Predicted 3D model of a 1470-nucleotide RNA (small-subunit ribosomal RNA) from Platanthera zijinensis. The source organism's lineage runs through Eukaryota, Viridiplantae, Embryophyta, Mesangiospermae and Platanthera. Model confidence (mean pLDDT): 82 of 100.

[in-house]
RNA sequence: AGAGUUAGAUUCUGGCUCAGGAUGAAUGUUGUCGGUAUGCUUAAUAUAUGCAGGUUAGACGAAAAUUGCUGUUUCCAGUGGCGGAUGGGUGAGCAACGCGUAAGAACCAGCCCUUGGGAGGGGAAAAAACUGGAAAAGUUUGCUAAUACCCAAUAGACUUAGGAGUAUAAGGAGGAAUCCGCCCGAGCAGAGGCUCACGUCUGAUUAGCUAGUUGAAAAGGUAAUAGCUUACUAAGGAGAUAAUCAGUAGCUAGACUGAUAAGAUGAUCAGCCACACUGGGGCUGAGACACCGCCCAGACUCCUACAAGAGGAAGCAAUGGGGAAUUUUAUGUAAUGGGAGAAAGCCUGGAGGAGAAAUACUGCGUGGACGUAUAAUGCCCAUGGGUUAUGAAAUUCUUUUCUCGGAGAAUAAGCAAUGAUGAUAUCAGUGGAAUAAGCAUCAACUAACUAUGUGCAAGUAACUGCGGUAAGACAGAGGAUGCACGCGUUAUCCGGAAUGAUUGGGCGUAAAGCGUCUGUAGGUGGAUUUUCAUGUCCGUCAUCAAAUCCCAGGGCUCAACCGUUGAUAGGUGGUGGAAACUACCAAGAUGGAGUACAAUAGGGGCAGAGAGAAUUUUCAGUAGAGUAGUGAAAUGCUUAGAUAUCAAAAAGAACACCAAUGACAAAAGCACUCUACUGGGCCGACACUGACAUUAAGAGACAAAAGCUAGGGUAGCAAAUGGGAUUAGAUACUCCAGUAGUCCUAGCCGCAAAUGAUGGAUACUAGGGGUUGUACGUAUCGACCCGUGUAGUGUUGUAUCUAAUGUGUUAAGUAUCGCGCCUGGGGAGUACGUUCUCAGGAAUGAAACUCAAAGGAAUUGUUGGCAGCCUGCACAAGCGGUGGAGCAUGUGGUUUAAUUUGAUGCAAAGCGAAGACUCUUAAUAGGGCUUGACAUGCCGUGAUUCCUCUUGAAAAAGAGGGGUGCCUUUGAGAAUGCGGAAAAAUGUGGUGCAUUGCUGUUAUCAGCUCGUGUCGUAUGGUUUUGGGUUUAGUCCCAUAACGAGCGCAACCCUUGUGUUUAGUUGCCACCAUUUAGUUUGGAACCUUAAACAGACUAUCGGUGGUAAGCCGGUGGAAGGUGAGGAUUAUGUCAUGUUAACAUGCCCCUUAUGCCCUGGGCAAUACACGUGCUAUAAUGGCCGAGACAAAGGGUUGCAAUCCUGCAAGGGUUAUCUAACUCCAAAACCCAUCCUCCGUUCGAAUUGCAGGCUGCAACUAGCCUGCAUGAAGCCAGAAUUGCUAGUUAUCGCCAGUCAUCCAUAAUUCGGUAAAUUCGUUCCUGGGCAUUAUACACACCACACCGCCCAUACACUAUGGGAGAAGACCAUGCCAAAAGUCGUUAUCUUAACCUUAAGGAGGGGGAUGCCAAAUGAAAGGCUAGUGAUGGAGUGAGGUCGUAAUAAGGUAGUAGUACUGAAAGGUGCGGCUU
Repeated sequence: AGAGUUAGAUUCUGGCUCAGGAUGAAUGUUGUCGGUAUGCUUAAUAUAUGCAGGUUAGACGAAAAUUGCUGUUUCCAGUGGCGGAUGGGUGAGCAACGCGUAAGAACCAGCCCUUGGGAGGGGAAAAAACUGGAAAAGUUUGCUAAUACCCAAUAGACUUAGGAGUAUAAGGAGGAAUCCGCCCGAGCAGAGGCUCACGUCUGAUUAGCUAGUUGAAAAGGUAAUAGCUUACUAAGGAGAUAAUCAGUAGCUAGACUGAUAAGAUGAUCAGCCACACUGGGGCUGAGACACCGCCCAGACUCCUACAAGAGGAAGCAAUGGGGAAUUUUAUGUAAUGGGAGAAAGCCUGGAGGAGAAAUACUGCGUGGACGUAUAAUGCCCAUGGGUUAUGAAAUUCUUUUCUCGGAGAAUAAGCAAUGAUGAUAUCAGUGGAAUAAGCAUCAACUAACUAUGUGCAAGUAACUGCGGUAAGACAGAGGAUGCACGCGUUAUCCGGAAUGAUUGGGCGUAAAGCGUCUGUAGGUGGAUUUUCAUGUCCGUCAUCAAAUCCCAGGGCUCAACCGUUGAUAGGUGGUGGAAACUACCAAGAUGGAGUACAAUAGGGGCAGAGAGAAUUUUCAGUAGAGUAGUGAAAUGCUUAGAUAUCAAAAAGAACACCAAUGACAAAAGCACUCUACUGGGCCGACACUGACAUUAAGAGACAAAAGCUAGGGUAGCAAAUGGGAUUAGAUACUCCAGUAGUCCUAGCCGCAAAUGAUGGAUACUAGGGGUUGUACGUAUCGACCCGUGUAGUGUUGUAUCUAAUGUGUUAAGUAUCGCGCCUGGGGAGUACGUUCUCAGGAAUGAAACUCAAAGGAAUUGUUGGCAGCCUGCACAAGCGGUGGAGCAUGUGGUUUAAUUUGAUGCAAAGCGAAGACUCUUAAUAGGGCUUGACAUGCCGUGAUUCCUCUUGAAAAAGAGGGGUGCCUUUGAGAAUGCGGAAAAAUGUGGUGCAUUGCUGUUAUCAGCUCGUGUCGUAUGGUUUUGGGUUUAGUCCCAUAACGAGCGCAACCCUUGUGUUUAGUUGCCACCAUUUAGUUUGGAACCUUAAACAGACUAUCGGUGGUAAGCCGGUGGAAGGUGAGGAUUAUGUCAUGUUAACAUGCCCCUUAUGCCCUGGGCAAUACACGUGCUAUAAUGGCCGAGACAAAGGGUUGCAAUCCUGCAAGGGUUAUCUAACUCCAAAACCCAUCCUCCGUUCGAAUUGCAGGCUGCAACUAGCCUGCAUGAAGCCAGAAUUGCUAGUUAUCGCCAGUCAUCCAUAAUUCGGUAAAUUCGUUCCUGGGCAUUAUACACACCACACCGCCCAUACACUAUGGGAGAAGACCAUGCCAAAAGUCGUUAUCUUAACCUUAAGGAGGGGGAUGCCAAAUGAAAGGCUAGUGAUGGAGUGAGGUCGUAAUAAGGUAGUAGUACUGAAAGGUGCGGCUU
C1' cells in the first nucleotide's frame, strides 16, 4: 500500500467480498511447565446450608463461676455510649444539573487538630419472679443504678430596630504525677447539600407545549436559596438554534481501531450517580428516607396447634433455572485498611494469598553434534530416477524441563514477639534423551501440487465459483506452506470505505437542479477614513484526581508485570498586550443597485369592435345514376333525386401567404385587422438617492394538455361506443358513423420527456464568420454598404475541463456566495400515517425480503419485414424435367429371432456399398473352441506339404497310409506342423463431445493478416477508407501512412493452329499390284507422340485525368481469363468418420473373442427422395444401308463355321494387342399401322427353357410362347441449363463366378432456343453508412432477447374482530405516615399550692397520599378471511418492447380491454 467480481473486449460510475488489528468471548481439535492478569455480557430470575458488624466491665447495676476466709479475678442477660449512612455488590431505572469541564453564594458539620471559657439539684424503668402463648411476641406486681432522663443558673453565644426572649454540663481510672471523657463558644482539615455557563444518542411519518405553569409582594417551611408549599394578584414562560412526545442508554477518566480527522465502545482498575423482592412512608441520627433497621400495601416462599407468625445473596462461597457461555459451599487475619476500646485483646467473605479454567498476555522446552550404503517404508515416475531425507538408525555430548531425596529465605513496620502464602522462591546434588507437537491451508485473491477414488452425485464455497468419466477447487493419501501449545471456525467493533467526503465526493447523458418566479427568517456582501476590541493573534496564571498512554533510568534471571521521575499537545477560566483582517460605532463619497429625462423594437398581457378564405347545414334551381372509401373490399349516402354545379341564408371554430437557426415573455406560453388600458427590456445622455445588494428554508403567486363542478355553445375533429373489413383470434392498426370533450363564462385540479434532461448571482479567461434591436462615425441627393460600441440569438473553434461523448465569453473553464438534491439494483415513488382535493388523485415517504450486480460512454462483430452499391441460371427471356402412372433403387415408419450399422435442412436419402444366394457379415437361431483364426519370445516333439476311410448339417473328432528335403560351424540351425506353460493375443464393443489424418459446406466467395509508424486513457482505429476500374484487396490515382505475407492471377494437364523430328502394327497423292493399303514403294496428306512456335490489349480509332482500363476495328487458327480440368486463404458449423487407417481412455476375456450350418440384411398398411420406361404419328413395327470416340482382353476377348425361334451350345483361327477380338444407336431409304388405351405402353402372371455357381426355395440374370395393369402430358409447388451447352442417341469400362447397373464414372454421334434488362421474388456473397441494445466469443450472435396474465414458495400491507403489555389523564377508594385540629381518655420530674396549669401520650378527625377499582384514550408486540410484491427448473396464452420490431417510441392525463396493451389530447426525441 491494495486485490477479486458487471462486459466479447475497453473505460468510467457503483455496490458486494477479501487481506489487518481487537475481544470479559464461544465452539471444533490438540495439549509439557512457569509467571502476570481475567471470568453470569443472558433471568435487577428463585434460592437449601454456612459465614459477611460489632465493640466497650476504665459509664451502670443485678445474676453466676472461682476460693477454707478476706480480697481479687473471670463470664455476662439488661441499661448506657460509639459504630451498623463506611467497606462490599449491581446497572434495573435515569436523556437529567445525572455526568464532564469551568465558576458561584444563601449553608451544615459527629469523630480528628488548634484555641478560649465552664461543670449545681431532682425523679423513674427494664431484667429477675409470677402469669400466659405452639412459636414469635406479651400482661401484671414489687426492688434498684448510671456518662440514661428531668429542672435551675453566670459569662459568652443565638434571635431582635428596640424592649425583650431562647438553649446547655457527667463523670470514670490510678498510690500519685496524671490520663480518658462532659457542656458552651471561635478557627481549621477532609467530607457533604445547593445554584449557574457550556458540552452530553435517535426520530418531524412527534409541532405545538405549559396552569404552580412564569413573575410580583406576603406568610409558612428548610441546614440553606428557591413556587419548595399556601392564599392573593398579573398573564405570562419555554419552542424550528427542535419544545413536547416516542425509542434507546448509567456518565466519565479511559480501553479498541485509525496516518490524522474521527468511528465505535464504557468488563476488570479509579471518580460520580442510582438501586437493594415491587410500591409508598417516615423514625433515629452529625449524616439515611438506611442492602444483612422500622411501619404499611402487593406478589412469592416457608412454618403453624389455623387464632397467628417469619423471610428477601444485585455481600463471599454454593444450588436450581435461563443460556453459545463464565470458577472453590476451601485458607488465615501474618501484612494493609477499617470499627469500637485507655489498653491487652476482639471483629472484618474488605483485603492478603491459594485452588480449578490455554480465557488472555508473556517466558522456556520437547534435545545438540556427527552421520551416505543417499538403507528400508510410503508416494510419484519418461522405469533412468526423484522425493520422504541428515530426517531415522548407528556413534558421541548435554540436562533447561522431569524423577528422587537434601539445604532453604525475604516481604516484620527503630527493643522483643508475630509468616496465611510455604516441606514456596532459590541453591547444591542423583538418574537418564530420558516426561513433552499439534492445527489449518495448498484454483485466483494468498505462501504452498501431484497421483488415486467419485461423476451436477457425494460434497465444497467469504466473493468469483468447483463437481456432468483425465477435478491442482469434493474425499482420503503422499508431498508442500503458514502459525505453533496452540491452530482453525463463528460472533461483534474499527480499518481498508474518499462507500456521508471539515480535512476529503458529486448532480447534461451513470443516483442527483424544485416546472417557474416573488420574497420573510437566516447566510454572505463593493471602495475610503475613524472608534472599539466580538472573532483573531502573542505572553502569563489557575485548573483539567490517581491510574493509563509517551520519554528516561530502575526491580522480579529476561519478558509480560511492578514501582520512580519527567513531559508535549489540547480544553475551560482569569489577567496583560497587538490592531492587519472580521464584527460593532461614526463620517463623507460613487463605481454595485435604483429613480427621473429623451428615444426605440416587439405574435408581452387584458378588454372591446370588425373583416375575409374554407368547412358543414338549410332553402331554391339545373342535371339524372351513381357516390364515397380501400392494399383489395364492404358497412354508409342515393330515383322519396345523392354526388356534381349555381344563387341565397345560417352557424361555430381557426386565422393561409408574409415566416426566418427571426421577435417578446419568469416559466407555462404568445401570430387576421383596429382601438382603449397596462407590465417588462434595450440604447443614449449623466441630473438625483447613496450600498438601498445577492441567495433564499418555511410561505405566497403563476403554471401545457387531460380531467372535475355549474351555466352556455357545438361547424369541424374525436376517447368511449356501434357497424364493415383484416386475422388462427383482432377488445388493435384500416374504413363508415359517432358521444363526452375540444370553444366561452365562473371556479377547482397543480400531475408532463413542465428538457438546454445543464438552479441563481458576480468577476475573469483566443478568435472566425452569420443574424435581431439600438447609438455613433464614415459615405451619399437619399437608401444601402463599411467601421466602432452595446444588448440579445444561433454556428464553428483554441486553451481548459470531461469516463468518454462532448463543452468551450449563452462553459460542462478559472474562482467566490446562498439554496435544492444524490449515496448499489429491485421491492417503490409502493405501504402505513399525516396535510390538501368535489372526485380523480397530489405532497411527504419507509421496511421486511431478494440479487451481485444494475448502469454511463465508446469499440469490434452479428442481425434487421433499414437505406445505398456490386454479383450469381437469382429473377426475367427460353428449352427440357420432377410432383400424377407402372417399375427400379435408397430412406423413414412398422414388423421381426434378426430385419447389423453409420449418414438426417441446404451440405442425409442410386450416400459409405467400384456390385448382400454361401463368403462378404458386423445383426440372429443352433452346434462347437478357450494361449485361441492371427503376431512375438520359451519348452518338448515330429521335417513340412500330401492321400484314404468312419461319424456328423458343417465346424470338427477318430483311424490308417505314403514320404524324409535344405544349410552345415552338425546344432538349442533355418523354415514348418502338433502338444504345453505364462507373458500376452483378440474385439466392426463405447466415446468423432478425448484425438491424428482425411473430408463436406460457406466457396473459386475475395477476402484474412503481420511488422514499423501514427491517432486514441484503453478496447481499438489508420494501412484495407475515398475517386475510377476489374472475374478478382485486379490495377491506377489521391491519401499518416510505408511495406510485407497467405489468398486472386500466372506457373501444371487436356483441347483448338502451325513448324520440326520420327514413320510401325497406323496412312496412300503419284508409280505398279491385289478379292482386300494385300504387296513393292512413298513420308506429301491423315494420324500417332515428343519438342518448339503462337495471344501480349500487339496495332489503329474513340473514350478516360497524357492513368488504370473500357468500346469498336485490323491482322490472326484462336482476342480480351480462347474452352475445359486440377489447384479451395484466415476462419465457421464441437460438419461427417473410432465400421477405411492410426490412436488416448473406458469396457469384455470358457466371451462383447474365434469356427461352422441355416435363415436375415430382400419383410410391407403407409410416407418421402433419386431415377428408368411411357402416355405415342417430330411416332411405333418389319426390312435394307451408313458413319464414331474412348476403352478392355490369357482364370481372358473370341472371329469363322455347325446347331437351336432365341437365350445359348459345340468348334476353335487369330490375339499378351495403332496388327486380332468385343461392338454402335439415333440417322438415311423403304413397308405396314391412321388417332385408337391402339401394331402406343410395358407392368403383372402362367408355362417352357438357357447360363453362372458346391448351391438360384426364401432371393440371380437371360430367352421363347402366352397374359397385356396403370398411364392419353400430370394440383399446390419445385428443379436443371447460356454453346458443341440443354435436349436426344447409343458405346466402353470398373467392381465382378453370375448379377438384381434403369446406378455411378468416361466416350463420342445428331444438335437447338433465348438473355430487353436488374424494378420485383428467392438463395448466397461483398464492402460502406446509420441504428439498436438484447445475446454472445471457453461454447449460445434473430432458431437471439424479452413483457404481462395464470401456478408453487417466502417475507410483508390492510382487516370484521378476539385476547395481551406499557403510558398518561380525570374519577372512586383510602393503608402506613408527617403536618394540623380536637378538652374525648390519660399523665413521675417543672410551676402553682391541692382547685389546677404548662408540657407529653392514647383516641377521634382534616389535607395530602401507595397498591386497588371502574372509564374513555394513546402507543406497542403477536394472531385473523384477503391484497399486491419478490424468487422459481420446466410448462400454458398471446407477442407489447429491442431493427422503421413489422401501427416510431415515450413521460402526463382520460376512457377502455383475459394479458401484455389500445385509442384520444397537448408535449418530448433519449